[in-house]
């Protein structure tokens, strides 16, 4: 950075598609390791279970546990002492109780924290967010600093005890008690309230400072004595609330919205301003710079993409906001209207004893569900951070870690070196090879990762404790790790464990084989697949990426395809039908001031992370730390003054006014005129008129048409008349008058930028159409009739109504077009025309200059091209309108307008890969011009009718083998089917085969002859019998055997070669170089002449060349030379006879030459080419004929001549044999023969050419009526034979008949060929004697030795031509001419064709499917409105009920509360509407679909030019009327332009 795709090709327009990057991804296949990240995008769906917010005993009273002490008692035991030995005293220990000490636990009161942290994105289009500001309108617990205090009292209450209710949750009552709980009092530095007076300041309300007097409000203690608290005030910090400027998606098919709404005054309320709330007053406020409404959406830092500008996104991380099942509400508090608090309502779930209760994972895990889809009911508080505490410490699903997932990014590995017998295998093959491929194996080496073993971190040193110090602080000792025996290091060990996925037709890197056969399938676009698929499937090979690879989805890019950067609008999509003009946008010259835009400096901000640069840390990287940059922005402020802007005062050039002129179908109204059509009346007049391609309907003897005179009425205005005039457009045409608009020229007096454009708006606006009322001659939708036609709802004809005309009103559209918006300026010329002015001249006029219109040609420039070109589509500026693929569709719905018709505005679903423009080459045209051809015409003879022959179709058949199919198949392949041929059918038989090569064995043969046997091949038997040799053998032949193979007239001529036909013996088809064009292409090759010819000449941006034409070749026509046998015979001899001698003259033969070239003359032409005429000549303008066939077309013909790829058959689709068939026969067609007769038939009698001949031609002679037979001379042929030529001539006969024409068919008897003539040969003789008397529509050949007519020969061939190929004999007629038919050539034109008119293509109908509109309705959702009800709760009122603290001696008071009432108030109910979704019998059109039906509308003049607005009619395309357009061919006139 581009590429593919519209076409036969081209350029441009234009859409679709691809290559890139990205992702919270998903799916398919696959999967070794690690690091760092990341993981419900869907149901803000419902949640089991566990955990996620507690802590403080140094606030308090209790309770409990443990240990100890003291004291007392009871009991046990009882050291020891005394003893009267009965007993007494009695320590210690144990037990129990009380008090107390220490340690620990903690339900309750109390304090702090549960407003942080964590989650989610439902709502929200908003001061919600971002950014920058403001406060003279605010609050702030804990923290820091400062100042001042911490005095003295009181009354309760939980826990607890008792009683009691309840299933439970949870209470109720009585009694007692504590506090840092609660309440008074004192004190008040400072604070608060209202008032007074002063100074300073501010944009306003007002603020600050100091001050006077009055009123008011505080506190709490704990303790280990280190401290920690408490109260008031001030300041700070932090956090929060509020207000403002700017920015922040889509829809106008949402245009008006709003009632506390907008403002004021006064109150209330709040931390604070404020309609935040209330009463009263006013009627404002917002909106095209988009209000309101609807839809969608958390916003940002940033992320993705992009060169950038932009576009898309807002997951993780960070900031803000909102929410916590849904809705409402407040309480507490520094902070909430509170995720793990409370109350109420609703839904849902759970418990229940049915009375009543409990709950809220959008915290972390986890479950169900939804979904294409998203993880563990893990470990730990070790670190960081948070809450509480004086602290130890406790709590912390924040957090740190681990687990799962290739979900992403990054890194590593799956080995390295050597190794050619280029192994094996596999694939392919032209069978030689080639590829896989140094790849493997083998040898040598290494060890990252994984596995094993050993070692083994950092993250952790604070706090606390101890020591020192007044303190700040310093020092010291010890403890603490979830991750984790992890990272990391080391050792041994083995290449051992570790590669897939996609693609290979083009885009796009990478090709072969097989299978399949429009099937199966592929496909991002174009498109592949119908028997040779690089496109499907598989394999081999290759390409790409790689632990991933592909696909799908989405976004940006490419897409300059919404264009700010950076597009367009004549014909591709696109200029409004036209004007006036509002808002807006833009705006002349010189000067001054300001500083809004603009430029510049400074300051603040633009959080961090991210991005970029540099340096560092993990081995590197990803990741991350530090520093810098950037953050293009906003705000404040200093400055500048050129430009834009604003203000002031000027100017005249833009614009306008005035004055003077002339031009004009400009408009409106009234009047007037003549020609013509029609009608009426009268006259003349008689049989037709009219109409058409031809007719008919129609009119007319009741007198038409024609003609004359008179009259009526309506509409339109010939000539002039002109790419001439006027108008904004639509449009405007007889003449006159009235009124009236605009433009132009001249003058330069006046105003002084007054201008341009113009969204909305207003006005005008052809034709058709509508309404009301007139009018109505002609014309004429509809309609009727007649024609045409297959039909004809048309074209043509005869009629004919709306309408066309007028007045008034409506409609508001057209190809309303120059398919070209308006305005201004600039940019070579030439030439017409209209209007005006000036100047000059030799003045009925001409020239020059200039302004305004209107045309043509043309340069630069532009444009895809066509073309435009001072009247731009050029160069610039300003403003408006419009476009963004085709169809659906200018349709639907909605809205506005309209009486209606309808107009304006104006989508989507769905569908296609194109649709469209300009130009090019062809082809085609019921387009044009020119030319040619037996193409027509002029002629001659045929075919089509008959019989027969032959070929074909059809039918039949066991088979009637196959092919050929308009011309260009059909007497064609077939130059010759009785068997053979033969490919077909029936039957019988063979299986390495009838034929070729190779191998093995046997034999010496094979073969020939004979016998047998069969329908026949096949089969069986007998006889005979190789060559060479170095003597080893070899060769050859046959037989037998095995397999490779043979064989196939089986398929495909649409796989092919070769050959052929045809256009067409038509004159064309191309190339090189140059030039032109962006290009396809053009030029040359066109043009003027000429020719049979692209033949030649001339001209020309062409100059040359090739294949074709012509010529060269053969033959024929004249002459010459040479030669003279088998040919010839003039003269000589001679014969029956050129038989012979001889001759070489002639004919002839066969060799070589000559000759004809427009060479000569005249005329025409351009002095050319050439044409016409003439001379000479055997021949005259290529003399006649032949051979010769350009580039190409028809997928033309042939696989059955031959060759051949692939497929198919292989005891048969091969091979052999016998018989049959190819010869059939209701019929149809082609090509021929013979005829129909007198130009003839029959009988008698002449003259050729060219050929053929040895398994041959076969003479004379004999036999037979004859076919022929016998016989055999001659001849391999200028010698002999076939061989007789026939028509013709002459003579005779027949006499117009189905005949003396014609000969089919048939009978009998024969001949010949052949193994054999039954199916199925030819010929002969006799007899029989059919149709047919010249042929409908139609159609063929031929232009001179031709047609016509006559015979002869040859190939094939045993035999078998009416066919075919040749040969000669006799021998015409006609051609004015190119209008027409057919074919062809050249030029030109149109085209929607390119498979090329046998093209393309339109609409209805029928069928299937799809989406969609309407639809009686039905059913959801959303947001409002009105009314009803009115929970909780705040507020207000009340206070008859209740109450500890304060006052009072008391009564009572103050104060408070329940209760009650009221305003507000969610959910709910009712009601009528709005918006929106789904669905609906039926119905409308639309789209798509394979070969359906009917017509033929369009493209060529498309056969009636087309298109168009409107009206009307019709199965349908469509037709017709009126008006418009050229985006119509052709011809002609006029006019104009160029040379």
């Nucleotide at each position: 950075a581009g590429a593919g795709u519209u076409u036969g090709a081209u350029c441009a327009u234009g859409g679709c598609u691809c290559a890139g990057g990205a992702u919270g991804a998903a799916c398919g296949c696959u999967g070794g390791c690690g690091g760092c990240g990341u993981g419900c995008c869907u149901a803000a769906c419902a949640c089991a279970u566990g955990c996620a917010a507690g802590u403080c005993g140094a606030a308090c009273g209790g309770a409990g546990a443990u240990a100890g002490a003291a004291c007392g008692c009871u009991g046990u035991c009882g050291a020891g002492a005394c003893u009267u030995c009965g007993g007494u005293c009695a320590a210690a220990a144990c037990u129990u109780g009380u008090u107390u000490u220490a340690u620990c636990u903690u339900a309750g009161u109390g304090g702090c924290g549960g407003a942080c942290g964590g989650g989610u994105g439902a709502g929200u289009a908003a001061c919600g967010c971002g950014u920058g500001g403001a406060g003279a309108a605010c609050c702030u617990g804990c923290c820091u600093c400062g100042u001042a205090c911490u005095g003295g009292g009181g009354g309760a209450u939980a826990a607890c005890a008792g009683u009691u209710g309840g299933a439970a949750a949870c209470g109720a009552c009585u009694g007692a008690u504590a506090a840092u709980a609660c309440c008074g009092c004192a004190u008040a530095a400072g604070c608060c309230c209202a008032c007074g007076a002063g100074a300073c300041c501010g944009c306003a309300u007002g603020g600050u400072c100091a001050u006077g007097a009055g009123g008011g409000a505080a506190a709490a203690g704990a303790u280990u004595u280190a401290u920690c608290g408490g109260u008031a005030c001030g300041a700070g910090a932090u956090g929060g609330a509020u207000c403002c400027g700017c920015g922040u998606c889509u829809g106008a098919u949402u245009a008006g919205c709003c009632a506390g709404u907008u403002g004021g005054c006064g109150g209330g309320g709040u931390a604070a301003c404020g309609g935040c709330c209330c009463a009263c007053c006013a009627a404002a406020g917002c909106g095209a710079c988009g209000a309101u409404c609807a839809g969608u959406a958390g916003c940002c830092g940033g992320c993705c993409u992009g060169a950038g500008a932009g576009g898309g996104c807002g997951g993780a991380c960070g900031g803000c906001c909102a929410c916590a099942u849904u809705g409402g509400g407040a309480c507490u508090g520094a902070g909430a209207c509170a995720c793990g608090g409370c109350c109420c309502a609703a839904a849902c779930u759970c418990c229940u004893a049915c009375g009543g209760g409990a709950g809220g994972c959008a915290g972390c895990a986890g479950u169900g569900g939804g979904g294409g889809a998203u993880a563990u009911u893990g470990c730990a508080c070790a670190a960081u951070g948070g809450g509480g505490g004086a602290a130890a410490c406790c709590c912390u699903g924040a957090u740190g870690c681990a687990g799962c997932g290739a979900c992403g990014c990054c890194g590593c590995g799956u080995g390295a070196g050597u190794g050619a017998a280029g192994a094996a295998g596999u694939a392919u093959u032209u069978c030689g090879g080639u590829a896989u491929g140094u790849a493997a194996a083998g040898c040598u080496c290494u060890a990252u990762c994984a596995g094993c073993a050993g070692g083994g971190a950092a993250g952790a040193a604070a706090g606390g404790c101890c020591u020192c110090g007044c303190a700040a602080g310093a020092g010291g000792a010890g403890a603490u790790g979830a991750c984790g025996g992890u990272a990391c290091c080391u050792g041994a060990c083995u290449a051992a464990g570790a590669a897939g996925c996609c693609c290979c037709g083009g885009c796009u890197a990478a090709c072969u084989a097989c299978g399949u056969g429009c099937c199966a399938g592929c496909a991002g676009c174009c498109g592949c697949g119908g028997u040779a698929a690089u496109a499907c499937g598989u394999a081999g090979g290759g390409g790409g990426c790689a632990a991933g690879c592909g696909u799908u989805a989405u976004c940006c890019g490419g897409a300059u395809u919404u264009a700010c950067u950076g597009g367009g609008u004549g014909u591709a999509a696109a200029g409004g039908g036209a004007g006036c003009g509002u808002a807006g946008a833009c705006g002349g010259a010189a000067g001054a001031u300001c500083a809004a835009g603009u430029c510049u400096g400074a300051u603040g901000u633009g959080a961090a992370a991210g991005c970029c640069c540099g340096c560092g840390g993990c081995u590197c990287a990803a990741c991350u730390g530090c520093g810098g940059g950037a953050c293009u922005g906003c705000a404040u402020u200093g400055g500048a003054a050129a430009c834009u802007g604003a203000u002031c005062a000027u100017c005249u050039g833009g614009a306008g006014u005035a004055c003077a002129g002339g031009a004009g179908g400009g408009g409106u109204a009234a009047g007037c005129g003549g020609a013509a059509u029609u009608c009426c009346u009268g006259g003349u007049g008689u049989a037709g008129c009219g109409g058409u391609g031809a007719a008919a309907u129609g009119c007319g003897u009741a007198g038409a048409u024609a003609u004359c005179a008179g009259g009526a009425g309506g509409a339109a205005c010939a000539c002039c008349g002109g790419u001439g005039g006027c108008g904004a457009a639509g449009g405007c045409g007889g003449c006159u008058u009235a009124c009236u608009g605009g433009a132009c020229u001249g003058u330069a007096a006046c105003u002084g930028a007054c201008g341009u454009u113009g969204a909305g708006g207003c006005u005008c606006g052809a034709a058709a159409g509508c309404g009301u009322g007139g009018g109505g001659a002609g014309c004429a939708a509809a309609c009727a009739g007649g024609a045409u036609u297959a039909g004809a709802u048309a074209c043509c004809c005869u009629g004919g109504u709306a309408g066309u005309c007028c007045a008034c009103g409506c409609u508001g559209u057209a190809a309303a077009c120059g398919a070209u918006g308006a305005a201004u300026a600039c940019u070579a010329g030439g030439u017409g025309u209209a209007g005006g002015u000036a100047c000059g001249c030799a003045c009925a006029g001409c020239g020059u200059a200039u302004c305004u219109g209107u045309g043509c040609c043309g340069c630069a420039g532009c444009a895809a091209a066509c073309g435009c070109a001072a009247u731009a589509a050029g160069u610039a500026u300003u403003c408006c309108a419009c476009c963004u693929g085709g169809g659906g569709a200018g349709u639907a719905c909605g809205u506005u307008c309209g009486c209606a018709a309808g107009a304006a505005u104006g989508a989507a679903a769905c569908u296609c890969a194109a649709a469209g423009g300009a130009a090019u080459u062809g082809a085609c045209g019921g387009g044009g011009a020119c030319c040619c051809g037996c193409a027509c015409a002029a002629g001659c003879g045929g075919u089509g009718g008959a019989g027969c022959a032959u070929g074909u179709g059809g039918u039949u058949u066991a088979a009637u083998u196959c092919g050929a199919a308009g011309c260009a198949a059909c007497g064609c392949g077939a130059a010759g089917a009785a068997c053979c041929u033969u490919a077909c059918c029936a039957g019988g038989c063979c299986u390495u085969g009838a034929c070729a090569u190779c191998c093995c064995g046997a034999u010496g043969a094979c073969g020939u002859a004979c016998c047998u046997g069969u329908a026949a091949u096949g089969g069986g038997g007998u006889a005979u019998u190789c060559u060479c040799u170095u003597c080893g053998g070899a060769g050859c032949a046959u037989c037998g055997g095995a397999g490779a193979c043979a064989g196939g007239u089986g398929g495909u001529g649409c796989a092919u070669g070769g050959u052929u036909g045809u256009c067409g013996u038509c004159a064309g088809c191309u190339c090189g170089u140059g030039u032109c064009g962006u290009g396809a292409g053009a030029u040359g090759u066109u043009g003027g002449g000429u020719c049979a010819a692209g033949u030649c000449c001339c001209g020309c941006a062409a100059c040359g060349a090739g294949c074709g034409c012509a010529a060269c070749c053969c033959u024929u026509g004249u002459c010459c030379a040479u030669a003279g046998u088998a040919g010839c015979c003039a003269g000589c001899a001679g014969u029956a006879a050129g038989a012979u001698g001889g001759g070489a003259a002639c004919u002839c033969u066969a060799u070589g030459g000559a000759g004809a070239c427009u060479g000569c003359c005249g005329g025409g032409g351009a002095u050319a080419a050439c044409c016409c005429g003439g001379a000479g000549g055997a021949a005259g303008g290529u003399g006649g004929g032949g051979a010769u066939g350009a580039c190409g077309u028809c997928a033309a013909a042939u696989c059955a001549u031959c060759a051949u790829g692939c497929c198919c058959c292989u005891u048969a689709c091969g091979g052999c044999c016998u018989g049959g068939g190819c010869g059939a026969c209701a019929c149809a067609c082609g090509u021929g023969c013979u005829a129909c007769a007198a130009u003839g038939g029959c009988g008698c009698a002449a003259c050729a050419a060219a050929g053929a001949g040895a398994a041959g031609c076969g003479a004379g002679c004999c036999c037979g009526c004859g076919a022929g037979g016998g016989g055999g001379a001659g001849c391999g042929a200028a010698c002999c034979u076939c061989a007789a030529a026939a028509a013709u001539a002459g003579c005779g006969u027949c006499c117009c008949a189905g005949u003396u024409c014609g000969g089919a068919c048939u009978g009998u008897a024969g001949u010949c060929u052949g193994c054999a003539a039954c199916c199925c040969g030819a010929c002969u003789a006799c007899a029989c004697g059919a149709a047919g008397c010249c042929g409908g529509a139609a159609u063929c050949g031929c232009u001179a030795g031709u047609a016509a007519u006559c015979g002869c020969a040859g190939a094939u061939c045993a035999g078998c031509a009416u066919g075919c190929u040749g040969c000669g004999g006799u021998g015409a007629a006609u051609a004015c001419g190119u209008u027409c038919c057919c074919g062809g050539g050249u030029c030109u034109u149109g085209u929607a064709c390119a498979c090329a008119c046998c093209g393309c293509c339109c609409g209805u109908c029928a069928c299937a499917c799809c989406a969609u509109g309407g639809g009686a309705g039905u059913u959801g959702g959303a947001a409002a409105u009105g009314c009803c009800c009115g929970a909780a709760g705040c507020c207000u009122g009340u206070g008859a009920c209740c109450u500890a603290a304060c006052c009072g001696c008391a009564a009572g008071g103050a104060a408070g509360g329940a209760g009650c009432a009221g305003u507000c108030g969610a959910a709910g109910g009712c009601a009528g509407g709005u918006c929106u979704g789904a669905u609906g019998a039926c119905u409308g059109g639309g789209g798509u679909g394979a070969a359906g039906u009917c017509g033929u509308a369009a493209c060529a003049a498309g056969g009636u030019a087309g298109c168009u607005g409107u009206a009307u009619c019709g199965g349908a395309a469509g037709g017709u009327g009126c008006g418009g357009c050229u985006g119509g061919a052709u011809c002609a006139c006029c006019u104009c332009c160029u040379u």